[in-house]
Context: one part of a larger RNA
RNA sequence: UGACGGGGGCCCGCACAAGCAGUGGAGCAUGUGGUUUAAUUCGAUACGACGCGAAAAACCUUACCCAGCCUUUUCACUAUAUAUAAGUUUGCAGAGAUGCAGAUGCUACGGAUAUAGUGUUAGGUGCUGCAUGGCUGUCGUCAGCUCGUGCCGUGAGGUGUUGGGUUAAGUCCCGCAACGAGCGCAACCCUUAUCAUUUGUUACCAGCACGUAAAGGUGGGGACUCUAAUGAGACUGCCGAGGUUAACUCGGAGGAAGGUGAGGAUGACGUCAAGUCCGCAUGGCCCUUAUGGCUGGGGCUACACACGUGCUACAAUGGCCGGUACAAUAGGUUGCGAAGCCGCGAGGUGAAGCUAAUCCUAAAAACCGGUCUCAGUUCGGAUUGGAGUCUGCAACUCGACUCCAUGAAGCUGGAAUUGCUAGUAAUGGCGAGUCAGCACAUCGCCGUGAAUACGUUCCCGGGCCUUGUACA
Numbered sequence: 001u002g003a004c005g006g007g008g009g010c011c012c013g014c015a016c017a018a019g020c021a022g023u024g025g026a027g028c029a030u031g032u033g034g035u036u037u038a039a040u041u042c043g044a045u046a047c048g049a050c051g052c053g054a055a056a057a058a059c060c061u062u063a064c065c066c067a068g069c070c071u072u073u074u075c076a077c078u079a080u081a082u083a084u085a086a087g088u089u090u091g092c093a094g095a096g097a098u099g100c101a102g103a104u105g106c107u108a109c110g111g112a113u114a115u116a117g118u119g120u121u122a123g124g125u126g127c128u129g130c131a132u133g134g135c136u137g138u139c140g141u142c143a144g145c146u147c148g149u150g151c152c153g154u155g156a157g158g159u160g161u162u163g164g165g166u167u168a169a170g171u172c173c174c175g176c177a178a179c180g181a182g183c184g185c186a187a188c189c190c191u192u193a194u195c196a197u198u199u200g201u202u203a204c205c206a207g208c209a210c211g212u213a214a215a216g217g218u219g220g221g222g223a224c225u226c227u228a229a230u231g232a233g234a235c236u237g238c239c240g241a242g243g244u245u246a247a248c249u250c251g252g253a254g255g256a257a258g259g260u261g262a263g264g265a266u267g268a269c270g271u272c273a274a275g276u277c278c279g280c281a282u283g284g285c286c287c288u289u290a291u292g293g294c295u296g297g298g299g300c301u302a303c304a305c306a307c308g309u310g311c312u313a314c315a316a317u318g319g320c321c322g323g324u325a326c327a328a329u330a331g332g333u334u335g336c337g338a339a340g341c342c343g344c345g346a347g348g349u350g351a352a353g354c355u356a357a358u359c360c361u362a363a364a365a366a367c368c369g370g371u372c373u374c375a376g377u378u379c380g381g382a383u384u385g386g387a388g389u390c391u392g393c394a395a396c397u398c399g400a401c402u403c404c405a406u407g408a409a410g411c412u413g414g415a416a417u418u419g420c421u422a423g424u425a426a427u428g429g430c431g432a433g434u435c436a437g438c439a440c441a442u443c444g445c446c447g448u449g450a451a452u453a454c455g456u457u458c459c460c461g462g463g464c465c466u467u468g469u470a471c472a
Base pairs, nucleotide, nucleotide: 001472002471003469004468005467007466008465009464010463011462012461013460015456016455019420020419021418022417023416026312027311028310029309030308031307032306033305034303035302042053043052064298065297066296067295068294069293070292075119076118077117078116079115080114081113087104088103089102090101091100092099093098123287124286126285127284128283132281133280134276135275136274137272139270144183145182146181147180148179149178150159151158152157163174164173165172189264190263191262192261194232195231196230197229198228200226204221205220208219209218210217235258238252239251240250241249242248314413318372319371320370321369322368323367330361331360332359335354336353340349341348342347379410384405385404386403387402388401389400390399426448427447428446429445430444431443432442
């Protein structure tokens, strides 16, 4: 100087407390361990691995296993061969890769192709993340981490950065052998909440007409909503009280918004030899008729079991039936696909419109009415049988969905444990990426919309000062 303490003081954080909803019990989905296997490819392993890499494993992907094949594949040069070859196509063999045979096949006469040779090398998801770059996680959006000069100390180093207040903040004020400065904080950026101006088509419709079963449907309008650009607005600016006449705190006014308005992006010096050589790059090592390359099939989907993350439930604040409203984000031409018709349905047919504020995908909970009456049920939907639809060369291993039948466990879950402080939790649906097909996951969007916080003794993590130490 640090680190540590079941030392002290001060202070924060959904850390506890106060609440709400869960997980842990059930079934299923998914990941992992384990076991099994020819192979179940590899990595990730407390927080910070385990719906993670993977924003899609039927083939491909694919790195794994089995089987069948190939051997200089890159480039350059040389030589030889062929009139043709390559390519295209047909047939045969084969699981296919591939092999063989037939047809066709440019003409600028050399290119091109094949084979052989020589030289140079390719290739490797093989090993080492403890050789590395880059990127990432974490402490932590915590308030810290340092430097120059000066001063102090033999020196390591200290001071500044400590102290008194204050703040979300090393934020600011005051004081002080310090005076300044840098990286962080904050602000500048984006979204959102209010208003104004401009813009009016594909959006809008108040007033005026026309018009309809209804409808901004039409003329028209530029008010309103909205679109998307530019501005305004919030700064403790104003008032009062407290405070050291300070910083600041509390209350109030006005205001759409008030003291960082809300949310996002933004992650200091560093820590963990943290993660990644299987994104990419790269040193070294290793393989080179194979640890490289091609193909078919299988596997990554196994299943006594254990754990994590989710979904669906156990019901009446509910289930079922009928009626009837209201979104936002976003996507669409190899695409989105309407109306109509067929089918109980998945879907089929059909093709209007749309390169999109124009057309399409396109809401559910809610509300109204009816029914069920507390039961393993009209709850719950696993599982299984049958019949189908769609995608795709191909759904056996191994897809999703539909219909009929079947109707399991489950009656609110032990010890323990998670999230959340407001348009949040909870709850309802919708969109997108990936994608031929496949979403209970992920990333977004909107609808409905709470309860509670006395407080900081305790648990966890962190910051500052101080103290002890036989630790570095």
RNAcentral holds the full RNA, with entries from SILVA. A computed fold for a 472-nucleotide part of an RNA from a metagenome, annotated as small-subunit ribosomal RNA, 3' major domain. Rfam family: Bacterial small subunit ribosomal RNA.